Context: one part of a larger RNA
Molecule: small-subunit ribosomal RNA, 5' domain
Organism: Phormidium sp. LEGE 11384
RNA sequence: GGAUGAACGCUGGCGGCGUGCUUAACACAUGCAAGUCGAACGCAGUCUUUCGGGACUGAGUGGCGAACGGGUGAGUAACGCGUGAGGAUCUGCCCUUAGGUGGGGGACAACCGUUGGAAACGACGGCUAAUACCGCAUAUGGCGAGAGCUAAAAGCUUAAUGUGCCUGAGGAUGAACUCGCGUCUGAUUAGCUAGUUGGUGAAGUAACGGUUUACCAAGGCGACGAUCAGUAGCUGGUCUGAGAGGAUGAUCAGCCACACUGGGACUGAGACACGGCCCAGACUCCUACGGGAGGCAGCAGUGGGGAAUUUUCCGCAAUGGGGGCAACCCUGACGGAGCAACGCCGCGUGGGGGAGGAAUGUCUGUGGAUUGUAAACCCCUUUUCUCAGGGAAGAAGUUCUGACGGUACCUGAGGAAUCAGCAUCGGCUAACUCCGUGCCAGCAGCCGCGGUAAGACGGAGGAUGCAAGCGUUAUCC
Numbered sequence: 001g002g003a004u005g006a007a008c009g010c011u012g013g014c015g016g017c018g019u020g021c022u023u024a025a026c027a028c029a030u031g032c033a034a035g036u037c038g039a040a041c042g043c044a045g046u047c048u049u050u051c052g053g054g055a056c057u058g059a060g061u062g063g064c065g066a067a068c069g070g071g072u073g074a075g076u077a078a079c080g081c082g083u084g085a086g087g088a089u090c091u092g093c094c095c096u097u098a099g100g101u102g103g104g105g106g107a108c109a110a111c112c113g114u115u116g117g118a119a120a121c122g123a124c125g126g127c128u129a130a131u132a133c134c135g136c137a138u139a140u141g142g143c144g145a146g147a148g149c150u151a152a153a154a155g156c157u158u159a160a161u162g163u164g165c166c167u168g169a170g171g172a173u174g175a176a177c178u179c180g181c182g183u184c185u186g187a188u189u190a191g192c193u194a195g196u197u198g199g200u201g202a203a204g205u206a207a208c209g210g211u212u213u214a215c216c217a218a219g220g221c222g223a224c225g226a227u228c229a230g231u232a233g234c235u236g237g238u239c240u241g242a243g244a245g246g247a248u249g250a251u252c253a254g255c256c257a258c259a260c261u262g263g264g265a266c267u268g269a270g271a272c273a274c275g276g277c278c279c280a281g282a283c284u285c286c287u288a289c290g291g292g293a294g295g296c297a298g299c300a301g302u303g304g305g306g307a308a309u310u311u312u313c314c315g316c317a318a319u320g321g322g323g324g325c326a327a328c329c330c331u332g333a334c335g336g337a338g339c340a341a342c343g344c345c346g347c348g349u350g351g352g353g354g355a356g357g358a359a360u361g362u363c364u365g366u367g368g369a370u371u372g373u374a375a376a377c378c379c380c381u382u383u384u385c386u387c388a389g390g391g392a393a394g395a396a397g398u399u400c401u402g403a404c405g406g407u408a409c410c411u412g413a414g415g416a417a418u419c420a421g422c423a424u425c426g427g428c429u430a431a432c433u434c435c436g437u438g439c440c441a442g443c444a445g446c447c448g449c450g451g452u453a454a455g456a457c458g459g460a461g462g463a464u465g466c467a468a469g470c471g472u473u474a475u476c477c
Base pairs, nucleotide, nucleotide: 001477002476003475004474006473007472008471009470010469013347014346015345016344017343018342019340020339021305026303027302028301030300031299032298035064036063037062040061041060043058044057045056046055047054048053071258072257073256080183081182082181083180084179085178086177089175090174094171095170096169097168098167099166100165101164102136104134105133111126112125113124114123115122116121141150142149143148155163156162184230185229186228191221192220193219196218197217198216199215200214201213202212203211233255234254235253236252237248238247239246240245260281261280262279263278264277283294284293285292286291311337313336314335315334319333320331321330322329323328350380351379352378353377361370362369363368385414386413387412388411389410390409394404421466422465423464424463425462426447427446428445432461433460434459435458436457442449443448
């Protein structure tokens, strides 16, 4: 000098665009953050009716989604990440393509009845539908040398034939796995390892594999740093630097890990699942003491910690996502507004003229010098500001649809009107005098100032620098 997710002190006019718990992965009141489908299904209720029906609502069965999106960085020195390669894999929805969708059956919710419990939530009996469930049939598939064995399906609906279902093949996307190379510090950590290293058989997996197991062999790693310990999410990037390099990993994007702590599986194409389940633990809450409920590292918000970090806001109008044929519903993703000079950028606080160089202040050798064209005064302008009028684009889609927002912007009127501070002035380092103080009070980044004329302390006048900021502190280059 540059930089910052900054903080502190003094000060503070506006706009645009960004950014905003770096600390306690501390604990959380309250609300919201994942639903949707009646064009899969039965039931109950409400409204309406031309008595045929129609519309709507509710819980339930069923389907899809809830594995995305959003948060955090605790753990992790690892195939975690980055980069390049590989073969032994799976992949819902989507696209292409081939074939099929025959014929039966028995239940269970809801509902009704009885009943347990304070509640949470149940128990028993009875009825019922389906794209829920189960046989049979069939087979381009699979297994097998072959004979042969074995595995499917679902319907619904319109004004309009559209959308489903099953099986096979291919694609796309996503995911899993393996390997080469790279990836912090410590040797005041030198030896480490028994499923350990390899083989055979088996099990298991979507798949390879000590992944697991039985047996056999005794291997495997290590000064090219194993093991142990400490620290740490990694990267694209960011800051700095001429570069090499050093530092860093907020915001945005990719990957990983986690979801009160530890463990476990279930469902599913996909999870060992933030707003699912089970067990254990700590904590909080309810309780009729028998037993139950909860998990903000989602968005706001609260307490706490801290030098320090915002609203319990508006809207689904746009973009995107889930469901639905659609209408539409949901969406604290997102789009916006609010708060904060936290940052960057831009603008303003007026412009021109104006010497009796006014007054005041300060200094003085008392002559004057300086404040200073500064002011007054004259002329002008209206960026800003106030008021009034008009008023968007963003809408894609013929119509309709805008949270932002009566915002941006435009026009008119008014009046210089509403707006300047902060630090420094001994040298480094741009900027000097007076008064006070008297090694005191104090200053200070380094050198050093202060003990009676201090350009270094405090005040004043003046000056210098930057400016809606200026200084200080912290950290990096």